[in-house]
RNA sequence: AUGUUAUCAAGAAAGGUGGAGGGAUUAGACCCUUUGAAGCCUUAGCAACCCUUUGUUCUAUACAAAGAAGGUGCUAAAUUCUACCAAAACUUUAAAAGUUUUAUGGAUAGAUAACUC
Numbered sequence: 001a002u003g004u005u006a007u008c009a010a011g012a013a014a015g016g017u018g019g020a021g022g023g024a025u026u027a028g029a030c031c032c033u034u035u036g037a038a039g040c041c042u043u044a045g046c047a048a049c050c051c052u053u054u055g056u057u058c059u060a061u062a063c064a065a066a067g068a069a070g071g072u073g074c075u076a077a078a079u080u081c082u083a084c085c086a087a088a089a090c091u092u093u094a095a096a097a098g099u100u101u102u103a104u105g106g107a108u109a110g111a112u113a114a115c116u117c
Base pairs, nucleotide, nucleotide: 003115004114005113006112007111008110013043014042015041016040017039021032022031023030026083027082028081029080044075045074046073049071050070051067052066053065054064055063056062079109084106085105086104087101088100089099090098091097
């Protein structure tokens, strides 16, 4: 790097180093940031995907409960919001169109895990 499946409104930060950016990408909005951004290191924590134990079972490694040693992941804001397709409400109108919906639904894209080529 390819594909499949599942999840993504919950949860969880301090210190050191560093020295101006950051919030994936493009555009817009909004936000964080010299009261110190990104990156790196240490420690701590969250969660429970893989995993461990127990129970049930139609024997499909399926379901439920508990756990956290190990492999990942994560620790501002919904994946920060919008963009594409539809839906709803409102405004204006000849038709068209415009605005709003941070809990209207879906898709795309992205992130993470497990498996796969």
Molecule: SAM riboswitch aptamer (S box leader)